This is a predicted structure of a 500-nucleotide part of an RNA (small-subunit ribosomal RNA, 5' domain) from an uncultured prokaryote. Rfam family: Bacterial small subunit ribosomal RNA. Gene Ontology terms of the family: structural constituent of ribosome and ribosome.
[in-house]
Context: one part of a larger RNA
RNA sequence: GAUGAACGCUAGCGGUGUGCCUAAUGCAUGCAAGUCGAACGGCAACCUUGGAUUCGUCUGAGGUGAGAGUGGCGAACGGGUGAGUAACGCGUUGGUGACCUACCUCAGAGAGGGGGACAACCAUUGGAAACGAUGGCUAAUACCCCAGAUGUCAUACUGUUUAGAAAGGUAAUACUAAAGCUCCGGCGCUCUGGGAGGGGCCUGCGGCCCAUCAGCUUGUUGGUAGGGUAACGGCUUACCAAGGCGAAGACGGGUAGGGGACGUGAGAGCGUGACCCCCCACACUGGUACUGAGACACGGACCAGAUACCUACGGGUAGCAGCAGCAAGGAAUAUUGCCCAAUGGAUGGAAGUCUGAGGCAGCAACACCGCGUGGAGGACGAAGGCUUUCGGGUCGUAAACUCCUUUUCUGGGGGAUGAGAACGGACGGUACCCCAGGAAUAAGUCUCGGCUAACUACGUGCCAGCAGCCGCGGUAAAACGUAGGAGGCAAGCGUUAUCC
Numbered sequence: 001g002a003u004g005a006a007c008g009c010u011a012g013c014g015g016u017g018u019g020c021c022u023a024a025u026g027c028a029u030g031c032a033a034g035u036c037g038a039a040c041g042g043c044a045a046c047c048u049u050g051g052a053u054u055c056g057u058c059u060g061a062g063g064u065g066a067g068a069g070u071g072g073c074g075a076a077c078g079g080g081u082g083a084g085u086a087a088c089g090c091g092u093u094g095g096u097g098a099c100c101u102a103c104c105u106c107a108g109a110g111a112g113g114g115g116g117a118c119a120a121c122c123a124u125u126g127g128a129a130a131c132g133a134u135g136g137c138u139a140a141u142a143c144c145c146c147a148g149a150u151g152u153c154a155u156a157c158u159g160u161u162u163a164g165a166a167a168g169g170u171a172a173u174a175c176u177a178a179a180g181c182u183c184c185g186g187c188g189c190u191c192u193g194g195g196a197g198g199g200g201c202c203u204g205c206g207g208c209c210c211a212u213c214a215g216c217u218u219g220u221u222g223g224u225a226g227g228g229u230a231a232c233g234g235c236u237u238a239c240c241a242a243g244g245c246g247a248a249g250a251c252g253g254g255u256a257g258g259g260g261a262c263g264u265g266a267g268a269g270c271g272u273g274a275c276c277c278c279c280c281a282c283a284c285u286g287g288u289a290c291u292g293a294g295a296c297a298c299g300g301a302c303c304a305g306a307u308a309c310c311u312a313c314g315g316g317u318a319g320c321a322g323c324a325g326c327a328a329g330g331a332a333u334a335u336u337g338c339c340c341a342a343u344g345g346a347u348g349g350a351a352g353u354c355u356g357a358g359g360c361a362g363c364a365a366c367a368c369c370g371c372g373u374g375g376a377g378g379a380c381g382a383a384g385g386c387u388u389u390c391g392g393g394u395c396g397u398a399a400a401c402u403c404c405u406u407u408u409c410u411g412g413g414g415g416a417u418g419a420g421a422a423c424g425g426a427c428g429g430u431a432c433c434c435c436a437g438g439a440a441u442a443a444g445u446c447u448c449g450g451c452u453a454a455c456u457a458c459g460u461g462c463c464a465g466c467a468g469c470c471g472c473g474g475u476a477a478a479a480c481g482u483a484g485g486a487g488g489c490a491a492g493c494g495u496u497a498u499c500c
Stems, first nucleotide, its partner, number of pairs: 001499003005496005012371006018364002020329001025327003029324003034073003039070002045064008080282003090206003094202003099199003104195007112146004121136006155171004180187002208254003215245003220242008257279004261272004284305005307318004335361001337360003343357001344355004374404004384395004409437006418427001444489005449470003455484005465472002
């Protein structure tokens, strides 16, 4: 000098930030991912209206339309945490002739014909519940089949460029696509080739400690073949060979998310990795795949385990390292707040809906910055305190007193920008502006032997105590305690911890 700090004493205000560093311990409650009726079948309830009526009701048309279901897109983003990881995980440099990419965008081509189901619903039925079972009906942008090509994929030949199977050309066979809705404006659908953005994989180099870890390795190292992947590859399997790594530190052990950055320092360096941004990893613990353009998926599925809860004992349910909040741990870290007005995201043609992302407010001197606690005059140097050589000295222009000001404060009035055509503001009657009132509402803390700015008196008497180091205290202690005075900093001051 610095801090995500804590503790002691103290405390007026504002702005901007920051706030579980410990138990990746366990969690009550609420919310954090939905949306689309312009894909589809249906429909509770309500409204308007017509007919019949035995006045109980029955039936038709139109409108609005909750909840559930099929289907689409999203849920792989956004948000959290740092347990694991010493690794191509990260940073940087290249490569991919070994690759993928929904939505968006540019361009080309197309959408012909047909079919059978399953939810919802109805009926029966099991179970305490969670949740099911059987039979029957039905729609679609859900599912399936046929046809079919500018083409695509596969095969064969050719072929330019290359380190190297890209691209391109030829051939014949085979295979493969589509979906409609509409408020008539459009919105969608299929195939192909580019683009943008995103991602996978490979790679040179770089970045912790221990040699009291010296040898390590059998899918191990390479080859051939099969499989697998979007893709190369021992990625995997069979066979063959016996290789591969290592003092330029293999293997083992310990520690640790990495970077941009942050702190310090003249720099070199040293230390750190909170907040913000990028990447990675994880989501009770371990494993597995499914769906999908994308996950081996925090608020999805299955299995096992630990934990907790419900149970009719047969069986079930749950996962805050999302936002608040609770318990525990701890020296220690906040509200079960408001709003989608703005920015951004999902969905929808749109209106809109959802959004604890985000915007705000609340709490905390936790940090930084700013402001204030008044200004000018005022000597009889008042009273009082302390001290004294008893003359005085000092607190001290300090106070009183006089004049002035109103930042702040209190009261009253006005009142936003943020919202780029209209409407629309959580913050907020906030910021800010105007008026009135009255010095009014506002100073502490640490130190005073040397280092180190600041000294006397009394008390104590190696006691009580102080102390960062040196060291003070055993009867005149500038070092302990108190008082007066002084010095430093100041809404803070000091201590402790840690880094330079």